[in-house]
RNA sequence: UGUUCUCCUUCGGGGUGGUUCGUAUGAACCUGAGAGUAUACCCGUUGAACCUGCUCUGGGUAAUGCCAGCGAAGGGAGCCGUUAUGAAAUUAUU
Numbered sequence: 001u002g003u004u005c006u007c008c009u010u011c012g013g014g015g016u017g018g019u020u021c022g023u024a025u026g027a028a029c030c031u032g033a034g035a036g037u038a039u040a041c042c043c044g045u046u047g048a049a050c051c052u053g054c055u056c057u058g059g060g061u062a063a064u065g066c067c068a069g070c071g072a073a074g075g076g077a078g079c080c081g082u083u084a085u086g087a088a089a090u091u092a093u094u
Base pairs, nucleotide, nucleotide: 001089003088004087005086008081010078011044012043013042014041016038017030018029019028020027021026050075051074052073056069057068058067059066
């Protein structure tokens, strides 16, 4: 220097499964950022947040999109502003 990322403001997109107990409200456990619609969490074109394919295939589990493949597949929601927080980068000086 406000260039890139991050953070702040603002706008938007998305998911909420499995098992056990219980008459039910509900409670506990498993994975995970999020599984109780949460003042939350994640993601927004540099797009695997999320959806379709998928009541898919292989592995594994008490069980489950639990793990991997599918996936250089197809879809899918953003434009700024200021230095407001930091980190890089560039230039100059010492």
Description
This is a predicted structure of a 94-nucleotide RNA (TPP riboswitch aptamer (THI element)) from a Spirochaetales bacterium. NCBI's taxonomy places the organism under Bacteria, Pseudomonadati, Spirochaetota, Spirochaetia, Spirochaetales.